[in-house]
RNA sequence: UCAGGUAGCUAAGUGACUGCUCUUUCGUGUAAAGGGAGGAAAGUCCGGGCUCCAUGGAAACGCAGUGCCGGGUAAUUCCCGGCAGAGGUAACUCUAGGGAAAGUGCCACAGAAAAUAUACCGCUUAAAUUAUUAAGUAAGGGUGAAAUGGUGCGGUAAGAGCGCACCGCAUUUUAGGUAACUAAAAUGGCAGGGUAAACCCCACUGGGAGCAAGACCAAGUAAAACAACAAUCUAUUUAGUUAGUGACGGUGUUUUCAACGUGUUGUUGGGUAGGUUGCAAGAGGUGUUUGGUAACAAGCAUCCUAGAUGAAUAGUCACUCUAGACAGAACCCGGCUUAUAGGCUACCUGACAAU
RNA sequence: GCCGGCUUAGCUCAGUUGGUAGAGCAGUUGAUUUGUAAUCAUCAGGUCGGGAGUUCGAGUCCCCCAGCCGGCACCA
Numbered sequence: 001u002c003a004g005g006u007a008g009c010u011a012a013g014u015g016a017c018u019g020c021u022c023u024u025u026c027g028u029g030u031a032a033a034g035g036g037a038g039g040a041a042a043g044u045c046c047g048g049g050c051u052c053c054a055u056g057g058a059a060a061c062g063c064a065g066u067g068c069c070g071g072g073u074a075a076u077u078c079c080c081g082g083c084a085g086a087g088g089u090a091a092c093u094c095u096a097g098g099g100a101a102a103g104u105g106c107c108a109c110a111g112a113a114a115a116u117a118u119a120c121c122g123c124u125u126a127a128a129u130u131a132u133u134a135a136g137u138a139a140g141g142g143u144g145a146a147a148u149g150g151u152g153c154g155g156u157a158a159g160a161g162c163g164c165a166c167c168g169c170a171u172u173u174u175a176g177g178u179a180a181c182u183a184a185a186a187u188g189g190c191a192g193g194g195u196a197a198a199c200c201c202c203a204c205u206g207g208g209a210g211c212a213a214g215a216c217c218a219a220g221u222a223a224a225a226c227a228a229c230a231a232u233c234u235a236u237u238u239a240g241u242u243a244g245u246g247a248c249g250g251u252g253u254u255u256u257c258a259a260c261g262u263g264u265u266g267u268u269g270g271g272u273a274g275g276u277u278g279c280a281a282g283a284g285g286u287g288u289u290u291g292g293u294a295a296c297a298a299g300c301a302u303c304c305u306a307g308a309u310g311a312a313u314a315g316u317c318a319c320u321c322u323a324g325a326c327a328g329a330a331c332c333c334g335g336c337u338u339a340u341a342g343g344c345u346a347c348c349u350g351a352c353a354a355u
Numbered sequence: 356g357c358c359g360g361c362u363u364a365g366c367u368c369a370g371u372u373g374g375u376a377g378a379g380c381a382g383u384u385g386a387u388u389u390g391u392a393a394u395c396a397u398c399a400g401g402u403c404g405g406g407a408g409u410u411c412g413a414g415u416c417c418c419c420c421a422g423c424c425g426g427c428a429c430c431a
Stems, first nucleotide, its partner, number of pairs: 001351010012320007020036006026029001038326001042337002045335005050210004063206005068082005083097001084095004098201002103199002105195003120141002122137006149167006168190001169188008214277004224268006233244003247262003251258002270430003284303008321324001356427007365380004374411001382398001384396003404420003408416001
C1' cells in the first nucleotide's frame, strides 16, 4: 500500500422567523416560561412487569416449546465463557449439537439386496461335457444419496478380521477438568446403514387472555326476547320442588305504603360513538470504584428525559460541509430479526514492497 | 395497538404419512362449416410470493422477510 476479520460510534451542524402539541404560572390572552421520536420507534418472533378470568396445596394426563457443558439474568428459544464438528492460508466464522441398542414408520427410480435379510456379473471346487447343475466366497465389477470397518502383508482351491501391523471403532482402567470433553494404557475381531426441523422416548419449561386488558362517571333504551348453567339466607322436598326472608332497582309526586323485577354466559334485537383513569421515577440513564476472563453484579455520585386520542414534534430563509440513508412513539421494559446513505475509531490476519 | 388466516399456469382452485406438479375456463395449431359459434383432436404455458436451513431429495418440515384478507369498543 492492497485485500480481509472482529468489536464499536455517529445518524449533518448553527442561527432567525412563523406554526403544532403537552405541562406549569399568572394579571385569563394573538400571554409568558419550559419539555417534545429511534437505533431500529418496524416485524410482533420470544421473555417479563401490569390487569382481568380460572384454579385456590402440589402433581399427573394431554398440548406446545426447548435440547453439548458451565455461568449470567426478573425471565427467555436471549447473552457470556468453554467443548466437539464443519469452513477458511490466517485473523476468525457457523452449527435446533440429547437418544436410531425401547418401539413404530419411511428410504422413490436404479440395484441381487435398502435391513430378523440377500447374490446379477465374476472367482474357485465337484459333477456333467459346451446347454448347465450343486456347493463355497463377498476379494473385483455394476446400481445408488447411502451397501455391513479402511490400507498393506500373510494365508487359501478361490476367498474372507481367517491371522498380523497401522488407522478408525467399542469397552474398561488411570490421569486432567465443576462438567461437556481430552490424553494415555489395556482388552475386544468389529457388534443391528440413514432419517427424530417423521411419530416417539428422556430431561427441562409453560394456567388462559391481553391496555380495544381493567376501573370509575355521564348520556341513552324495550330497563326486551330466546337458550344453557345456576341461585343471599332459612326451612322443606325424590327433585330449585315449595314456602318464607333481607337487600337492591326503577315506577306510582313522598320517609310510610303498594304491586312488579332481580344471578352468570351466549345469540338476536336496542342504545351510545362522550369524559376521567390505567399513563410514565423506571428490573431508568450517565460517570466512577470494586469483584469477575466475560456476560453481569454491588457500592457511591449525579440527572429527570414525549405522552397524543383524527392523533403534536413542522415549514421558510441564511451560512458551512463529505450534500444528508432507513424511517415516526401509542401501557412499559429486556432480547432477537429485518431495513439503513455517508463517515469515523480501536485491535488483529494475509500478500507485496522498503528498511 | 392486539389476535388470526391466505399466497400453486393469464383467471378460479386441487395437491397428506416428503419421491418427476394437475383440473376447469382462457390461449396456439389443425379438423368440421359457404363462414362464425359450438364440438373433436393437439400443443404451449409453473423455478409453487422471496431468501436461507434440515434431508440423498422440499409445493409439503423449520426459520426470517414481503404482499393481501378478516376479527377485537362501551352500556343495559

Predicted 3D model of RNase P RNA and transfer RNA as a complex of 431 nucleotides. Rfam match: Bacterial RNase P class A. The coordinates come from a structure-prediction model, not an experiment, and the mean pLDDT is 75.